[in-house]
RNA sequence: CGGUCGAUACCGCAAACCCGUCGCGAGGCGGGGGCGCAAAGCCACGGGGGUCACGUACCCAGCCGGGUUGCCGAA
Numbered sequence: 001c002g003g004u005c006g007a008u009a010c011c012g013c014a015a016a017c018c019c020g021u022c023g024c025g026a027g028g029c030g031g032g033g034g035c036g037c038a039a040a041g042c043c044a045c046g047g048g049g050g051u052c053a054c055g056u057a058c059c060c061a062g063c064c065g066g067g068u069u070g071c072c073g074a075a
Stems, first nucleotide, its partner, number of pairs: 005073002012037002017032006035062001041068003045065003048060004
């Protein structure tokens, strides 16, 4: 230095719930909040779940797998 890995610490993220806002909806975004998270960063590619106005539609990356980028540093 790289791979694997995830002790400690730093830096981070942010479930339920509440408020605002957008959306028919699942849900998104902003604020509060903090259950958790070492990719709980990003990508709907495969599986899965969900919504609808049922279409060449849409949502979930905090369900799993995969892809991709990345912080710190013990064994």